[in-house]
């Protein structure tokens, strides 16, 4: 270079043929305990890689661009 698949919280992931973003886990407090760990109870969290375009409404479609995987010459 082609061709494919893929980007969402600090991390690993969901989000039902397009209808208003959430779970685990982190982390912070707080109960328990002599201390801590487990536990159980609150809290905290997002420009959904960018930029356009479609639509009443986009994470989801459709176009370029950036980054990664993975096959090919």
């Nucleotide at each position: 270079g082609c061709g494919u698949c893929c980007g969402u919280a600090g991390u690993u992931c969901a989000a039902u043929u397009g209808g208003u973003a959430g779970a685990a886990u982190g982390u912070c407090g707080g109960u328990c305990u002599c201390c801590a760990a487990a536990a159980c109870c609150g809290a905290u969290g997002g420009u959904u890689u960018c930029a356009g375009g479609u639509u009443c409404g986009a994470g989801u479609c459709c176009u370029g661009a950036c980054g990664g995987g993975c096959g090919u010459g």
The RNA shown here (transfer RNA) has 73 nucleotides and comes from a bacterium. It matches the Rfam family "tRNA". Its family is annotated with triplet codon-amino acid adaptor activity in the Gene Ontology. The prediction has a mean pLDDT of 81.